[in-house]
Predicted 3D model of a 352-nucleotide part of an RNA (small-subunit ribosomal RNA, central domain) from an uncultured bacterium. The coordinates come from a structure-prediction model, not an experiment, and the mean pLDDT is 87. It matches the Rfam family "Bacterial small subunit ribosomal RNA".

Context: one part of a larger RNA
RNA sequence: UUGGGCGUAAAGAGCUCGUAGGCGGCUCGGUAAGUCGGGUGUGAAACCCCCAGGCUCAACCUGGGGACGCCACUCGAUACUGCCGUGGCUAGAGUCCAGUAGGGGAGUGUGGAAUUCCCGGUGUAGCGGUGAAAUGCGCAGAUAUCGGGAGGAACACCAGCGGCGAAGGCGGCACUCUGGGCUGGUACUGACGCUGAGGAGCGAAAGCGUGGGUAGCAAACAGGAUUAGAUACCCUGGUAGUCCACGCCGUAAACGUUGGGCACUAGGUGUGGGACCCCUCCAACGGGUUCCGUGCCGUAGCUAACGCAUUAAGUGCCCCGCCUGGGGAGUACGGCCGCAAGGCUAAAACUC
Repeated sequence: UUGGGCGUAAAGAGCUCGUAGGCGGCUCGGUAAGUCGGGUGUGAAACCCCCAGGCUCAACCUGGGGACGCCACUCGAUACUGCCGUGGCUAGAGUCCAGUAGGGGAGUGUGGAAUUCCCGGUGUAGCGGUGAAAUGCGCAGAUAUCGGGAGGAACACCAGCGGCGAAGGCGGCACUCUGGGCUGGUACUGACGCUGAGGAGCGAAAGCGUGGGUAGCAAACAGGAUUAGAUACCCUGGUAGUCCACGCCGUAAACGUUGGGCACUAGGUGUGGGACCCCUCCAACGGGUUCCGUGCCGUAGCUAACGCAUUAAGUGCCCCGCCUGGGGAGUACGGCCGCAAGGCUAAAACUC
C1' cells in the first nucleotide's frame, strides 16, 4: 500500500464555529465533460497465448494467427453524474407570528444559617483531641451559655436515575443586559444544505504575572503520636493556594473511555417540556394521540464475550479524526507556542 478496524483488546481530536475540499432534495429545458456504443488510426520487433514446422526429443529456433490495460480522431446514445438557465417546486434548511420550560451566560444589589475573631454579661476548672494519648488552649478566666459587633467564603431543606448548556460546566433571592431550545401556526425565502484538512474561538482543577482579599479549609513546613524506622496514614498548628479584577497557561479517567449529519428497523414502563382529543357541572384528577428531551427493561440484528438494542454498539449513505506488537517514548532532536511550569508536533538506535 491493498485490506481490516477505533464502547472495554492499538485507535473518536476536550468542545464549537468555519476556509479550502469532499458529498448533496423534487422537476423542466439545453449541453455532451465523465459514462456507454460504432468506425478509423496507432499500439515496431522480441516477450505472452494458440496452431504448424526445424535441430533424434526438449530447452532453443523459425513461420502464421491472436492479443497488446491504453491513447488520438471521428460518428452516435443521454439513464446516471457534471456543467449552463434573473427555469420551476417545497418535503431539507432558514425566516416570521403566537406561546412555553430552564442552576444557559454576563453584571449589579441583597438575605438567612453556620464557622472564626473582637467586645460585654453569666459562670468555674477544665477544654480539646484519640484506638489510646500527647503536642495545643485555659485561673492573665478558657470550654459552655446569652447579647452585640466585624469579616470572608459557601448557599441546608426544595433536590429528582429532574432541568439547562457545544463541551468545560451551571444551584439562596431580586433586578438589568443577553444566547440557545421546544411546541403550535404554515405567512415568507426557495436547496440557501451536511461535513470540515488548515485556521479561529471556548475550555475543570492545579499552576504563573500584577494588584487586592483571606472566615473556614489546607500542599509545603513545625510539633505531638504510631512504628524497627514513619521524610506517611491519626492529632495540634500552619504558609502558598482556595476568593475578586485583569492577563497568561491549554491540560484531564476533558468519559457515554462510544466524532458529526440524514434515513430506516418490535415493543413495554418511568420521568421533564409543549400541543390536541375524550371524560368531567367547573376544576383537580384520569384516559388517549402526537412532537422534543432524559432513564430503565427488552425483540430482531450485531458483538470475542461483556453487552448494545428508535438516545444502537442494528441496517445504509456522506464527511472528518485516529490505529497498525511490547519496551525504548508521548521521550530525544528540530520547529512553533509559553514569563515560567510546560504544551503541541514527533522519531531512531537498541531490546523482547